[in-house]
Transfer RNA from a Minisyncoccales bacterium, 73 nucleotides, folded computationally.
It matches the Rfam family "tRNA". It is annotated as a transfer RNA. Rfam describes the family as follows. Transfer RNA (tRNA) molecules are approximately 80 nucleotides in length.
RNA sequence: GCCGCGGUAGCUCAGGUAGUAGAGCGCAUCUCUGAAAAAGAUGAGGGCGCCAGUGCAAGUCUGGCCCGCGGCA
Numbered sequence: 001g002c003c004g005c006g007g008u009a010g011c012u013c014a015g016g017u018a019g020u021a022g023a024g025c026g027c028a029u030c031u032c033u034g035a036a037a038a039a040g041a042u043g044a045g046g047g048c049g050c051c052a053g054u055g056c057a058a059g060u061c062u063g064g065c066c067c068g069c070g071g072c073a
Base pairs, nucleotide, nucleotide: 001072002071003070004069005068006067007066010025011024012023013022019056027043028042029041030040031039049065050064051063052062053061
């Protein structure tokens, strides 16, 4: 330099067929307990790597750039 895959919640990931973003773990509060753990209930927390474009509408499609991993040279 070229090719492929990926970047979404604190962490690991889903959502990729455009229609207003979710799960598990973690965290907070409550219930239970003599007190904890476990279990159960409720809740907070992200606008999707960045910039443009298309479109009524973009996490999703298109272009460029940045970063990570792998391959080729």